[in-house]
RNA sequence: AUGAUGGCAGCGGGAGAGAUCGCCUGUAAGAUGGAGAGGCGGCGCCGAAGGAGUAAGCCUGGCAGCAGGUGAAUCUCUCAGGCAAAAGGACCUCUGCCGGACG
Numbered sequence: 001a002u003g004a005u006g007g008c009a010g011c012g013g014g015a016g017a018g019a020u021c022g023c024c025u026g027u028a029a030g031a032u033g034g035a036g037a038g039g040c041g042g043c044g045c046c047g048a049a050g051g052a053g054u055a056a057g058c059c060u061g062g063c064a065g066c067a068g069g070u071g072a073a074u075c076u077c078u079c080a081g082g083c084a085a086a087a088g089g090a091c092c093u094c095u096g097c098c099g100g101a102c103g
Base pairs, nucleotide, nucleotide: 006098007097008096009095010094012092013091018043020042021041022040023039024038025037044083045082046081050079051077052076053075057070058069059068060067061066
């Protein structure tokens, strides 16, 4: 300073995938049968919290082929998480604040 990248807070937007099966606990209406909810397990699935992997490039070693390291994502995996609604949600718009790069 007509204040970049970035960070924090707030408003708004924001996808996918079984309201699946079995067992147990146990409550309401009610009256001895039990929804909803919770726990454990099975099978099926999702990819957008978090996490992990890596292409070019770069670094190291080697005469070299190459080896090791580093290395992004909404890509890949699915550890975690999730599969009605709600909540959460990467990311995005706007507002405010912090900060102070180029010039």
Description: The RNA shown here (Glycine riboswitch aptamer) has 103 nucleotides and comes from Paenibacillus sp. YN15. The model forms 90% of the base pairs in the Rfam consensus. The sequence was found by an Rfam model in a public genome assembly. Its mean pLDDT, the model's own confidence on a scale to 100, is 78. Taxonomically the source falls in Paenibacillus (Bacteria, Bacillati, Caryophanales, Paenibacillaceae).